[in-house]
The prediction has a mean pLDDT of 83. The RNA shown here (small-subunit ribosomal RNA) has 1517 nucleotides and comes from an uncultured prokaryote.
RNA sequence: AGAGUUUGAUCCUGGCUCAGAACGAACGCUGACGGCGUGCUUAACACAUGCAAGUCGCACGAGAACGUUCACCUUCGGGUGGAUUAGUAAAGUGGCGCACGGGUGAGUAACGCGUGGAUAAUCUGCCUUCAAGUCGGGAAUAACAUUGCGAAAGCGAUGAUAAUACCGGAUAAGCUCACGAUUUGAUUAGUUGUGGGAAAAGAUGGCCUCUGUAUAGCUAUCGCUUGAAGAUGAGUCCGCGUACCAUUAGCUUGUUGGUAGGGUAAUGGCCUACCAAGGCUUCGAUGGUUAGCUGGCCUGAGAGGGCGGCCAGCCACACUGGAACUGAGACACGGUCCAGACUCCUACGGGAGGCAGCAGUGGGGAAUAUUGCGCAAUGGGGGAAACCCUGACGCAGCGACGCCGUGUGAGUGAUGAAGGUUUUCGGAUCGUAAAGCUCUGUCGGGUGGGAAGAAUAAAGGCUGUGUAAAUAAUGCAGUCUGAUGACGGUACCACCAAAGGAAGCACCGGCUAACUCCGUGCCAGCAGCCGCGGUAAUACGGAGGGUGCAAGCGUUGUUCGGAAUUAUUGGGCGUAAAGGGCGUGUAGGCGGGUAUGCAGGUCAGGUGUGAAAGCCCUCGGCUCAACCGAGGAAGUGCAUUUGAAACCGUAUAUCUUGAGUACGAGAGAGGCAGAUGGAAUUCCCAGUGUAGAGGUGAAAUUCAUAGAUAUUGGGAAGAACACCGGUGGCGAAAGCGGUCUGCUGGCUCGAUACUGACGCUGAGACGCGAAAGCGUGGGGAGCAAACAGGAUUAGAUACCCUGGUAGUCCACGCCGUAAACGAUGUGCACUAGGUGUUGGGGGUAAUUAAACCUUCAGUGCCGCAGCUAACGCAUUAAGUGCACCGCCUGGGGAUUACGGUCGCAAGACUAAAACUCAAACGAAUUGACGGGUGCCCGCACAAGCGGUGGAGCAUGUGGUUUAAUUCGACGCAACGCGAAGAACCUUACCUAGGGUUGACAUGGGCGAGACGGCCCGCCGGUGAAAGCCGGUUUCCCGUCGGGGCUCGUUCACAGGUGCUGCAUGGCUGUCGUCAGCUCGUGUCGUGAGAUGUUGGGUUAAGUCCCGCAACGAGCGCAACCCCUGCCAUUAGUUGCCAGCAUUAAGUUGGGCACUCUAGUGGGACUGCCGGUGUCAAACCGGAGGAAGGUGGGGAUGACGUCAAGUCCUCAUGGCCCUUAUGCCUGGGGCUACACACGUACUACAAUGGCGAGUACAAAGGGCUGCGAGCCCGCGAGGGUGAGCCAAUCCCAAAAAACUCGUCUCAGUUCGGAUUGGAGUCUGCAACUCGACUCCAUGAAGUCGGAAUCGCUAGUAAUCGCGGAUCAGCAUGCCGCGGUGAAUACGUUCCCGGGCCUUGUACACACCGCCCGUCACACCAUGGAAGUCGCGUGCUCCAGAAGCAAGUUGCUUAACCUUCGGGAGGCAGGCUGCCAAGGAAUGGCUGGUAACUGGGGUGAAGUCGUAACAAGGUAACC
Repeated sequence: AGAGUUUGAUCCUGGCUCAGAACGAACGCUGACGGCGUGCUUAACACAUGCAAGUCGCACGAGAACGUUCACCUUCGGGUGGAUUAGUAAAGUGGCGCACGGGUGAGUAACGCGUGGAUAAUCUGCCUUCAAGUCGGGAAUAACAUUGCGAAAGCGAUGAUAAUACCGGAUAAGCUCACGAUUUGAUUAGUUGUGGGAAAAGAUGGCCUCUGUAUAGCUAUCGCUUGAAGAUGAGUCCGCGUACCAUUAGCUUGUUGGUAGGGUAAUGGCCUACCAAGGCUUCGAUGGUUAGCUGGCCUGAGAGGGCGGCCAGCCACACUGGAACUGAGACACGGUCCAGACUCCUACGGGAGGCAGCAGUGGGGAAUAUUGCGCAAUGGGGGAAACCCUGACGCAGCGACGCCGUGUGAGUGAUGAAGGUUUUCGGAUCGUAAAGCUCUGUCGGGUGGGAAGAAUAAAGGCUGUGUAAAUAAUGCAGUCUGAUGACGGUACCACCAAAGGAAGCACCGGCUAACUCCGUGCCAGCAGCCGCGGUAAUACGGAGGGUGCAAGCGUUGUUCGGAAUUAUUGGGCGUAAAGGGCGUGUAGGCGGGUAUGCAGGUCAGGUGUGAAAGCCCUCGGCUCAACCGAGGAAGUGCAUUUGAAACCGUAUAUCUUGAGUACGAGAGAGGCAGAUGGAAUUCCCAGUGUAGAGGUGAAAUUCAUAGAUAUUGGGAAGAACACCGGUGGCGAAAGCGGUCUGCUGGCUCGAUACUGACGCUGAGACGCGAAAGCGUGGGGAGCAAACAGGAUUAGAUACCCUGGUAGUCCACGCCGUAAACGAUGUGCACUAGGUGUUGGGGGUAAUUAAACCUUCAGUGCCGCAGCUAACGCAUUAAGUGCACCGCCUGGGGAUUACGGUCGCAAGACUAAAACUCAAACGAAUUGACGGGUGCCCGCACAAGCGGUGGAGCAUGUGGUUUAAUUCGACGCAACGCGAAGAACCUUACCUAGGGUUGACAUGGGCGAGACGGCCCGCCGGUGAAAGCCGGUUUCCCGUCGGGGCUCGUUCACAGGUGCUGCAUGGCUGUCGUCAGCUCGUGUCGUGAGAUGUUGGGUUAAGUCCCGCAACGAGCGCAACCCCUGCCAUUAGUUGCCAGCAUUAAGUUGGGCACUCUAGUGGGACUGCCGGUGUCAAACCGGAGGAAGGUGGGGAUGACGUCAAGUCCUCAUGGCCCUUAUGCCUGGGGCUACACACGUACUACAAUGGCGAGUACAAAGGGCUGCGAGCCCGCGAGGGUGAGCCAAUCCCAAAAAACUCGUCUCAGUUCGGAUUGGAGUCUGCAACUCGACUCCAUGAAGUCGGAAUCGCUAGUAAUCGCGGAUCAGCAUGCCGCGGUGAAUACGUUCCCGGGCCUUGUACACACCGCCCGUCACACCAUGGAAGUCGCGUGCUCCAGAAGCAAGUUGCUUAACCUUCGGGAGGCAGGCUGCCAAGGAAUGGCUGGUAACUGGGGUGAAGUCGUAACAAGGUAACC
């Protein structure tokens, strides 16, 4: 510090997710030791049991027992008394403490807390210092004794007694009160005058020197009283800070203030009476929800955000609610009273209790410990002290809950052992890892030793010093002796033995370090996000290996971070979410120049405070660390004080440039009202006139013979204002358009004068605000929701047509919204220009118009810098700044619900949540697509010729059938395809039979081989054959070990046309012989990408030329290659024959001119001429030429696409079979047949059929072959057999054509299917199932519906010939030649393709995407008659305990008394306040609910097709 995830890719916006740190944690797996910490976050739920606050005899009275011992008595059981136990225990009076310490966080949004102040408005026990005092009396009461009631708890009566308990009296100070004086700015402050008033208690030790002697007295210490002061602690008040909700906007009657009084330690409506009517609040009152606050802790670079457990400070609480008492202090956790709930005891009459103290129990919960030891230390209470008490505390126990430390060994060791895993079978890896060898000894175990933590204790001694008469005694300071350890025989140390007892967890697709095998097969499962899994899963499960951390490791939860994703630091708003529809203006915020003052902000310095702990730094102590100690720094804050005066603020004065006013001009659909004009539409009347009009893509509804439409004249009514008219004008926006008049707002320009900052923005508020809509009343020509009809359509509640009502218009009043848009808030300033246009002003020319120059104000376009994600904006900013307002924070849910406000209603404004997704979005890019555009090409259409689709047959396919009908191929690009040839074989299929190292390959082990036996050949038996059994014949080399070879057996293995073409290679098809596809460098762009390759021409062509930020290059095109067309040359046999000879014949001689053959060359290049064209490329025409613009044909197939085809050509990974899915064999099947389709053949006839005659090819093939000639057969063919391994011989007849004849339009002399009979050939074999021949038979068919195919010249059409395969079997396939056309105006349309451009919500790319209803399942949620709660307001009733007031009577020790009584006290009734409780009512909030509303989610449901392309009616508000 970033990363993953939206896309085909890119940039941006934006959310989600991850890596980090942390935790009082929990869960899973695992677990050796120690140190230091830490441990009910939930039920402030209920609690058994024990303990947690007592102490003092030096305040006081009283005072046991058990036991021991002695004496006496004894019925020997024991009893009585004394001493001791012991002035002890227990209890009581009294004092101090119990308000501390410990727990918890329910309540509390508050002066509760924090921070800083105030107290002249206060108190403070114990402690310290100072001053003064401590005199003299009195009356009671507990314990105790006697006794009563009660189950108990407990209560009472009578009698006695003490005090540091209680009560009078004396004395006393500004101690207090009243009235003054004085200081102070001033008071309730300080000082003080006069008068009134208020105290006390003794205990212990020592000493008798003085007085006195029965007490007494003196003295020391402690205690007590009064006052002053300090310290500590506390109370109260104030400034500032302190959560969320405005879908809480108004709250308040003791309320706000005053006066008087009461009350308190003290101010105060704290309380009461009276008076006034105030007080708080958008700077958020009131209400609601949540919450103890802080130091700090976690995180973060910081600013911040979250938290407030442990430790520390403060607050609050103590079963719930209320109340006071005592006290220095409480309205009191382990006190009291009352009420309530709960628990327990009970003799039913009454009582007892409060763990949010420490342990512990139940319960709740994912979850949190021992009913431990000790007061040794520290601290606290009491005490003079010893000492007692102390679950505070110190320790120990439990828990890996956290942090820190240590160990589980170290060295050496390669045959790289065994074993595991994997493998391309070679190896690799676990791995120096192990074993082995050599060592060490931490922890744990054993044995032994063994701390620190402990001191100012008491007591005693000594020294100094104080009091004192004192060498008693005692206080203070110092010093010596001096007891005491829970932890714990712990830490630590030494020794002993022994590598022995001590490693796991998660992860390994990317993010993110770490990879293979097996299993599984969208199953099981994983998953933080993206996403894995459908037969080769590094993502599931296991294994091996690896990576990370380590006594832990992971998971879950939560917080911060990353997140600049709430943005102060540090974001945005044209199109991504986001500018209010527009203005006026209140509060608020901000604000021009100069001068002077002040000092609130600001800045600088000082002072105080900012507790300790913590963080940070330094040093130190535990072996280190964690942890702990000491010192320092910091604590950005607050307060106070001194100063500065630039800036902000403020006060005063002044200025003119911001703003405004006056004056003179100007433009304008600015607004309101009134008047008025013509054109058009419709309607009415009349005329002319006749059959249609109207409407549409085409029609129909509709109108019209009752006279329409058309046309002429007249009239009526309403609405809107052609031309001018313009990115022209005006207005804040909405908006404004005939003309005239009246009233009226704003704006601009010009020149002077005046005012003197009067300004900008603007939350609320107020006003305006298109269309539609609403109310009332008018008006209504045209248009036109709804509605009706006609069409269209599968449907058509639409688009189109004919009608048509609200409405549109006017007046008044509502509504208040729009894609109210420049999707751009308002104002001001600054920052290159160019060019239009509107309205003013100035200048130039003698003047005017025009023109030009210039200047203000508007309104457009282009464009630099700059900005922007890009698009774009660009002086009219989206640039650079300032001021103010509004708004945004992922998509959906949701322009929603609820609540509130407004509205007559419709509805508007404000505005959530649950739930759900990992995206949604913007701009641009490349493609693809469009019922977008432009250009171009192709037998693409058109123009033609011939076909297919109808018939019969052949063949292939589907389907069906079958034991099997083997398999593959499926739009073009499967279907006469693989198959260049299924009777057996082929053959993969079926049935039946057979054998199992095998039909075939290689290797190993064992045994045998000249008497048997084996191989090969022959023969026999059996069998359908394969096979099995038998007979006969017969081995080689040799170094004599053996080897070859063969057989048997056995082991490795063979074999598979079994699966996967979606694991593959290779090969092939297709777009397409279409003209495209790319690269390097450069340039442009943030980038994907672009440029080049686009543009203007041209071409068959990305062919070439020109231009151009491109310049070049590659694969394609073309050319190079082959065939063919012309010529030359070379060579003439098997070819040829002009001339010569010869023959039936190029037959032979001869010849090689010609033809031909097959080698080598030439030839054609837009080369030449003319025209067009950009001085180009090129095109058009022409000449010459055998051939002319690629001469014709072939071979040749760019980058890629289709998971195209093929595992059955071959090769090959993986999987599967192994007496079978392999191998052999007989037979059958692939040839089936209701039917459907494709491709061919033959026809339907006269351009023909038949018969007869007569010509002319090319290219091929031939020895298991082609086979002449001759003979036989009607023929297929048979017999014989010359020649030929081929320019020699043969196949071989070419056919159509041509000549002659016949047939004469018919199911025929067309057509030949089918069937019967007879044959031929091949072959082991033609039954299933071959071809051919002859005779006979003579079907359909008379030119083919919708639709559809081929072809542009030697082509189509037509005619025959050959070849491969092959024993035999083509109508198929591959070739060859013969005869030989028609047509192309042209590119509108169909199909396919290329290029440019445009739109896009598509990218699996339109066979795309995608919307809504309905149906089903699930989820959350709104409404809802009701119903059940929580909390709360108001009004009443009620009134415990307590306190206060007053009262009455009873009653009563201290004091007073005139002895009657009084003061005071206690008790009771009553009054007031008041908790619980009760009644009634209101609003708030939550749960639940028949039914109901929409919403969300859910591989393959229904209906349509709304949107995205002109989405097929442009879309949207």